[in-house]
RNA sequence: UGGCUCAGAACGAACGCUGGCGGCAGGCCUAACACAUGCAAGUCGAACGAAUACGACCCUAGCUUGCUAGGGAAACGGUUAGUGGCGGACGGGUGAGUAACGCGUGGGAAUGUACCUCAUAGUACGGGACAACAGUUGGAAACGACUGCUAAUACCGUAUACCUUCUCCGGAAGAAAGAUUUAUCGCUAUGAGAUCAGCCCGCGUUGGAUUAGUUAGUUGGUGGGGUAACGGCCUACCAAGGCAACGAUCUAUAGCUGGUUUGAGAGAAUGAUCAGCCACACUGGAACUGAGACACGGUCCAGACUCCUACGGGAGGCAGCAGUGAGGAAUAUUGGACAAUGGGGGAAACCCUGAUCCAGCGACGCCGCGUGAACGACGAAGUCCUUCGGGAUGUAAAGUUCUUUUAAAUGGGAAGAAGACCGUGACGGUACCAAUUGAAUAAGCCCCGGCUAACUACGUGCCAGCAGCCGCGGUAAGACGUAGGGGGCAAGCGUUACCCGGAAUCACUGGGCGUAAAGGGAGCGUAGGCGGUUAUGCAGGUCAUACGUUAAAGCAUUCGGCUCAACCGAAGAGAUGCGUAUGAAACCGUAUAACUUGAGGAUAUCAGAGGAAAAGGGAAUUACCAUUGUAGGGGUGAAAUCCGUAGAGAGUGGUAAGAAUGCCGGUGGCGAAGGCGCUUUUCCGGGGUAUACCUGACGCUGAGGCUCGAAAGCCAGGGGAGCGAACCGGAUUAGAUACCCGGGUAGUCCUGGCCGUAAACGAUGUUCACUAGGUGUAGGAUGUCGACAGGCAAACUGUGCUGAAGCAAACGCGAUAAGUGAACCGCCUGGGGAGUACGUCCGCAAGGAUGAAACUCAAAGGAAUUGACGGGGGCCCGCACAAGCGGUGGAGCGUGUGGUUUAAUUCGAAGCUAAGCGAAGAACCUCACCAGGUCUUGACAUAUAGGUAGUAGGGAAGCGAAAGCGGACCGACUUUAGUUUACUAAAGAGCCUAUACAGGUGGUGCAUGGUCGUCGUCAGCUCGUGCCGUGAGGUGUUGGGUUAAGUCCCGCAACGAGCGCAACCCUUGUUUUUAGUUGCCAGCAUUAAGGUGGGCACUCUAAAGAGACUGCCGUCGAAGAGACGGAGGAAGGAGGGGACGACGUCAGAUCAUCAUGCCCCUUAUGAUCUGGGCUACACACGCGCUACAAUGGGUUAGGCAGAAGGCGAAACUGCAAAGUGGAGGGAAUCCUAAAACUAACCCCCAGUUCAGAUUGUAGGCUGAAACCCGCCUACAUGAAGUGGGAAUCGCUAGUAAUCGCAGAUCAGAACGCUGCGGUGAAUACGUUCCCGGGCAUUGUACACACCGCCCGUCACACCACCCGAGUUGGGUAUACCUGAAG
Repeated sequence: UGGCUCAGAACGAACGCUGGCGGCAGGCCUAACACAUGCAAGUCGAACGAAUACGACCCUAGCUUGCUAGGGAAACGGUUAGUGGCGGACGGGUGAGUAACGCGUGGGAAUGUACCUCAUAGUACGGGACAACAGUUGGAAACGACUGCUAAUACCGUAUACCUUCUCCGGAAGAAAGAUUUAUCGCUAUGAGAUCAGCCCGCGUUGGAUUAGUUAGUUGGUGGGGUAACGGCCUACCAAGGCAACGAUCUAUAGCUGGUUUGAGAGAAUGAUCAGCCACACUGGAACUGAGACACGGUCCAGACUCCUACGGGAGGCAGCAGUGAGGAAUAUUGGACAAUGGGGGAAACCCUGAUCCAGCGACGCCGCGUGAACGACGAAGUCCUUCGGGAUGUAAAGUUCUUUUAAAUGGGAAGAAGACCGUGACGGUACCAAUUGAAUAAGCCCCGGCUAACUACGUGCCAGCAGCCGCGGUAAGACGUAGGGGGCAAGCGUUACCCGGAAUCACUGGGCGUAAAGGGAGCGUAGGCGGUUAUGCAGGUCAUACGUUAAAGCAUUCGGCUCAACCGAAGAGAUGCGUAUGAAACCGUAUAACUUGAGGAUAUCAGAGGAAAAGGGAAUUACCAUUGUAGGGGUGAAAUCCGUAGAGAGUGGUAAGAAUGCCGGUGGCGAAGGCGCUUUUCCGGGGUAUACCUGACGCUGAGGCUCGAAAGCCAGGGGAGCGAACCGGAUUAGAUACCCGGGUAGUCCUGGCCGUAAACGAUGUUCACUAGGUGUAGGAUGUCGACAGGCAAACUGUGCUGAAGCAAACGCGAUAAGUGAACCGCCUGGGGAGUACGUCCGCAAGGAUGAAACUCAAAGGAAUUGACGGGGGCCCGCACAAGCGGUGGAGCGUGUGGUUUAAUUCGAAGCUAAGCGAAGAACCUCACCAGGUCUUGACAUAUAGGUAGUAGGGAAGCGAAAGCGGACCGACUUUAGUUUACUAAAGAGCCUAUACAGGUGGUGCAUGGUCGUCGUCAGCUCGUGCCGUGAGGUGUUGGGUUAAGUCCCGCAACGAGCGCAACCCUUGUUUUUAGUUGCCAGCAUUAAGGUGGGCACUCUAAAGAGACUGCCGUCGAAGAGACGGAGGAAGGAGGGGACGACGUCAGAUCAUCAUGCCCCUUAUGAUCUGGGCUACACACGCGCUACAAUGGGUUAGGCAGAAGGCGAAACUGCAAAGUGGAGGGAAUCCUAAAACUAACCCCCAGUUCAGAUUGUAGGCUGAAACCCGCCUACAUGAAGUGGGAAUCGCUAGUAAUCGCAGAUCAGAACGCUGCGGUGAAUACGUUCCCGGGCAUUGUACACACCGCCCGUCACACCACCCGAGUUGGGUAUACCUGAAG
């Protein structure tokens, strides 16, 4: 940068767990799916004829004296089918259709209007029917048919008629109804009003251009028709229009609005309930009646479905209220009443009213109340945690005192009623009030890793599970499950779905495009947008004021009513919009008149690989010809293919062809971009400078459009030297369809025509204005100085570098802006899928342009930082290489490891940094392993309680492999008290029993401490303050020198400091002083002997000093640090050696040294004993020893150390190992002795007089014990081995090599280890290469850091799609056929 996600609010909700009460609202969002049953629109007898006999009345009979039965009359009151009137066009439902004058808003003229109001006039005279009814008759029914009678406020005629209509202005036409009764209700005509309705217009009203053209009654006119009314509304004729990029047409979706939800707002989403409008009423069509309908509970036709049927034919339409089925996650009672409000009819009484008012159901929502209140412990029990001390739950409970909202039962009891009198309440004995009882009747849900308020334990162990995102879980999980505790909300709490917010994440308010997504490849130009200076007019935009409208409800404010609130009522306000009127004139617009600075022209002049065409040139390459000449050439890392004795290559001459234009040549020039480079000519375009002469805003940008547009590619015809995809050979390689080499076709070139793309890049659209400097370069012009070569100054136009302010995430940009502003265009909105698919357009094709979705991820990306890494480059170091010397790797043996084997072969260590390592020493022990035998408070420790008397201790026989069992016999001790020879009592020690516990070399070194290895004795690792950077970080610590060294010097936004380096410590090399026994002996004495006297000079010993510091000289270097050489000196530049190991790395090693968390075992994973094992043996590896011999081996003789230990001398015996022996020595005194070496002799190059393995026999030593399994000696035996393949190790001087000696461990058992001295070399030119390391630098997609990251194929499994014989449904369009009602 950018997406994903969460916290908020809301809901006609649903689901899970839970559920005390009340008020007010709301309750099929899905199937405009189908509907049983009941109800939802009737009413008027004061319009009419008639019917009925219900009541009253009259008569008769019975008796219960007001009831029953019968009869009568049609004067009274009712009821009623039919005719007639009014109403069934309202009310109620639903949202399918509709993108439309449908709706909203504001206007308009060509209209109608039953009932209502007002006004004027009238209501006269006649007529004939049809229902009902009666008869006949059809049909199952629905429903009819025929004949006959009859009334009206039903129907018709005549008359009359106005301010009515028509008119050629003469005239013509057109009404009525009565009823009941004494006062009204009706009727007719006309006009006016009110109300309601129809029509027209401006503006607003979803998405798709991968829908760009559409329309024939279509657009307009004339005549006619039609309508209440205007109109192509319909028709005939005429004209050819109408709509559309300001999006027509087509398509998808959708009832619209007041409002509702959210939001700071602008907006976004939405259109349940309430209100306005529209549309619809099973689906489609149609008209009739009427004031009003093309009619939800009317008619006709068609269709589908359901029902009835006697099969001939009929009936129906819950999107009214309830209710049923179906669908669905999901939405209620087949309730009461017309008491109120309202509606229809009626003169009225009254009737009707599922409108409405109420009740019922469901926490569905909003609001209110309650489930108790006060006191009550340093704090019960239980539970949880614990460092075992305690802490938490927690005043919580219990307990004491108090209250009674709510719920329950009881008594009273409204308003709503409009009314003065009488009557009228569904709700409802409801709200409300009073009094009674008793804390009694009433709490859950979610969460506790971060976001986000709230933490512990146990269980689980990448399992089970969680999860909104990040993510959690692989044995110590605050993330899973449970518990305790805590947090939040509360009759609810969570989850899910959807919308707004956060999201400035489509940005009008309010974003961007150099590198993060994003500038079109470039120009010209249409529409459009925007536009210089001055003046005047107009008033469209703009602004102001006033008026009308913006329904009610809602929102907000104030006041009021229900106890409060939700809810309800009232008032005023507001309502950004539209319309009308008046005004203003700055700005925009428009008209007119002017201006010159924008733009263009003119004149003069200049530079240029600017374009097109033609002509010409030289160098080179190749081919061919001729000639000279001989064996190679060519090519590469090295080669080969290839060319060449048929004469190449090389040299010379000639001929031909095509392509490209050396030097000049330059971050130089020109062009819009692509691009342009030999010379000359012709034609054409653009630009700069100077002048300020002309025109007078003529300008900028530019959707579509047009043109240009590298390379490759395509078509046709030429051309073809060189180069050269494809292709063919040769190499390289595991392979090499590549890189390298030899060939080579398209192509590259020309002409004509396509293509239209590139990292077409400055990854930076075009134009204009403004905003510090410095310095190059190209072009022309000016001024000035001048010696006429040139210099200097200030401007213009291009093209570079650097840089202030500013900008920027940083990198960077910076008058050629990525700065500050203006105008216009293009483009972006997470990554992948994908610039793909489909559609369309373009193209000969290749392909181009436009350009999605499903699905999937929680990231993808930019710039910079620190590391690490690089078969990147630079500098430097190290036995790193090189130069040398000696080894290992081959043999035998020793030893360790792996592997195998085994009852066990205990365990650990694993490249360097495991492997003669832990182990400085496994026969038993050790010991951890195996087999077997035993013990269980234990082999070992502490504590408590109880017990015990020949107790502790010693311990014979016997059993046993031993451990152990056993127990004759012997036999104590300490303290206190008492009696005091000795004993008694108590306590201790001991033993026994019981309980706490002991014990574990059992696991985890990936839970740890401590210790150690390693990089590495490499020169590094950091900090404080300051400074730089938004930040990570940087600086210091880099740079120039120098050093073994971040050692030191110089420089420097750094200045200082710490851990490391160095030094301080030990040892060795020289010397002085002090001190002389056990050391030493120069001179003196003595002796076999420094053995003794004597001495302390010397050696030595061991304490303290001195000495070395680049101090001195010279050269180099910067008058530095330092380097080189020299003098002096025992020693010279750190004199040699050691100890000493920074920050850290490797989850390096060790739980088996020790310590330790957690887990595990507890008659055993503890303890103990005997025997065995760790010592096995086809084999593989590491480290060593001994050799292979003559620089040697053997024999004899001679002869020189240091260090360390505590041991054992002489003498004797034995070939020897050793034995006997015991002097001396608790140590400068004794033990104590080196070997290589030297001399002499033998051996004479061989498996030997080399080498010594193996084996036999006989011995010695240690030890209870040498069988498994020790060491040594003697004699005999005499293996491999004749110098070691690939590979590999150590070492730079007293070192390598070689020689022996000692010590630790240890009873015994070194070829190992640790030390000691003797003899004593070779080589280093040098830093290219191998390995390791240090410093700065560079790239990075790595950060678990190259043993990194990461791409594709394949195998197996699963899913989806395609193909595959096919099959089926739906939608739309077009054409045709049949054709109902009307």